[in-house]
RNA sequence: AUUAUAUAUAGGCAAACCAUUUGAAAAGGUGGGACGCAAAGUUUUGGAGUCUAAAUUGUAUAGUUAUACAACAUGAUAGUCCGACUGCCAUA
Repeated sequence: AUUAUAUAUAGGCAAACCAUUUGAAAAGGUGGGACGCAAAGUUUUGGAGUCUAAAUUGUAUAGUUAUACAACAUGAUAGUCCGACUGCCAUA
C1' cells in the first nucleotide's frame, strides 16, 4: 500500500415512536429516544426499484365552476439494491 473480515480496542451513526416545524403529499429539519448498522459517511448531475401526485392532461358527475377517478415527476427515498468516491482500529 492492497485485499478479506471471526474476535477485540477507541469511538461513531440513529429505526419506530413522541414533541415541534417545513411541505399539496410522499417525506425532510430540530430536540428527545434506540430498532439496528463495519461504511446506517458522501453521491439521485451514474443505473434501477419503491413512494407521493401539487401542476398538467383525459374521463365522468353536477352546472357559478367545483368534485371524483385515471395517467404522469420536474418531488421524495442513500436505513431498498447495484455502482462511484472517501474512511478509524485490530488480525491475517
c-di-GMP-I riboswitch aptamer from Serpentinicella alkaliphila, 92 nucleotides, folded computationally. The source organism's lineage runs through Bacteria, Bacillati, Peptostreptococcales, Natronincolaceae and Serpentinicella. Its mean pLDDT, the model's own confidence on a scale to 100, is 84.